[in-house]
RNA sequence: GCGCCCGUAGCUCAGCGGAUAGAGCAUCCGCCUCCUAAGCGGAGGGUCGCGCGUUCAAGUCGCGCCGGGCGCGCCA
Numbered sequence: 001g002c003g004c005c006c007g008u009a010g011c012u013c014a015g016c017g018g019a020u021a022g023a024g025c026a027u028c029c030g031c032c033u034c035c036u037a038a039g040c041g042g043a044g045g046g047u048c049g050c051g052c053g054u055u056c057a058a059g060u061c062g063c064g065c066c067g068g069g070c071g072c073g074c075c076a
C1' cells in the first nucleotide's frame, strides 16, 4: 500500500430500513438476613466512532475519514 471483518451503556454483546435503541454483568437504592454473601425488586447510565449523502424515515444502505483485528504485498 491492497483486501476482508469490527466500532451500539463502565464491560461483553443483541438489534428485518419503520414510532420512544435493548439484554446480561457491573454501579446505586430498597427488600431479605443478627451481619455479610447469595437471592429478589427497582433506578441511573447512550453524540449507535466522526462527517457527508440516499430516503418520507438510517444503529441498519452508500462514500470519505479515524481507531482496532486478520490476511496479502512492497522496502530493508
Stems, first nucleotide, its partner, number of pairs: 001072007010025004018056001027043005049065005
Description: The RNA shown here (transfer RNA) has 76 nucleotides and comes from a Clostridia bacterium. Lineage of the source: Bacteria > Bacillati > Bacillota > Clostridia. The prediction has a mean pLDDT of 81.